[in-house]
Molecule: transfer RNA
Organism: Synergistales bacterium
RNA sequence: GGGCCCGUAGCUCAGGUGGAUAGAGCGACGGCCUCCUAAGCCGUAGGUCGCCAGUUCGAGUCUGGCCGGGCCCGCCA
Numbered sequence: 001g002g003g004c005c006c007g008u009a010g011c012u013c014a015g016g017u018g019g020a021u022a023g024a025g026c027g028a029c030g031g032c033c034u035c036c037u038a039a040g041c042c043g044u045a046g047g048u049c050g051c052c053a054g055u056u057c058g059a060g061u062c063u064g065g066c067c068g069g070g071c072c073c074g075c076c077a
Stems, first nucleotide, its partner, number of pairs: 001073007010026004019057001028044005050066005
């Protein structure tokens, strides 16, 4: 330098056929229970969906550029 894949909550990820309010588990916080803790149950908060632009009535989803990560190939020494 070329090719492919990935980037969504604090963490691990789903959502890849464009359409209702963006979700799950774990974690955090509060409550119930308990002598207390853990476990269990109930609830709450937490997201510019990597960034910028484009297409569209409508983008997490499609297109382009950039950034970051992973894998493979090539070149130089």